[in-house]
RNA sequence: AGGAGGUGGUAUAAUGGGAGUACGGAGAGUUUUGAUCUCUCAAGUGCAGGUUCAAUUCCUGUCUUUCUAA
Numbered sequence: 001a002g003g004a005g006g007u008g009g010u011a012u013a014a015u016g017g018g019a020g021u022a023c024g025g026a027g028a029g030u031u032u033u034g035a036u037c038u039c040u041c042a043a044g045u046g047c048a049g050g051u052u053c054a055a056u057u058c059c060u061g062u063c064u065u066u067c068u069a070a
Stems, first nucleotide, its partner, number of pairs: 001068006009023004017053001025041005046062005
């Protein structure tokens, strides 16, 4: 200097209109107990602005991680 990324505790989707899935956590049910199974609940878009009726998504700046070259 250039490229890619940042989304619940973890991992990972969502190319402008309901923010999801899996694992994990809590509670309840079943079970003699545990495991399994079922149901419910909590928890998230790096930060600050802009555009838009509406932004994870588009634009700008910034922070941070990673890769490439010197």
Molecule: transfer RNA
Organism: Xenopus sp. KR-2004